Predicted 3D model of a 71-nucleotide RNA (transfer RNA) from a Candidatus Cloacimonadota bacterium.
RNA sequence: UGGCUCAUGGUGUAAUGGCAGCACAAAAGGCUUUGAUCCUUUUAGUCUAGGUUCGAGUCCUGGUGAGCCAA
Numbered sequence: 001u002g003g004c005u006c007a008u009g010g011u012g013u014a015a016u017g018g019c020a021g022c023a024c025a026a027a028a029g030g031c032u033u034u035g036a037u038c039c040u041u042u043u044a045g046u047c048u049a050g051g052u053u054c055g056a057g058u059c060c061u062g063g064u065g066a067g068c069c070a071a
Base pairs, nucleotide, nucleotide: 001070002069003068004067005066006065007064010024011023012022013021018054026042027041028040029039030038047063048062049061050060051059
C1' cells in the first nucleotide's frame, strides 16, 4: 500500500429484510439450620454517522477498532 473477515447485555454465542434469542454471570424471592444444588422472577445488548426500504442486527457508503493474507 492492496485485498479479505469481524464488531450483538458483564462474558460467550445465535438471528431467510418482518416482535433481538440462548447459555453462563449478576440481583430479588422460594427451598435449606446455614451454604451449595434446584425452582421462579427481574435487570441488561446490535461499534459510530448517513443512505435504501412499509420495515435494517442483516443490504449500500463513510468513519473507528480488531484480526488475517500478499507485497
Overview
It matches the Rfam family "tRNA". The family's RNA type in Rfam is transfer RNA. Gene Ontology term of the family: triplet codon-amino acid adaptor activity.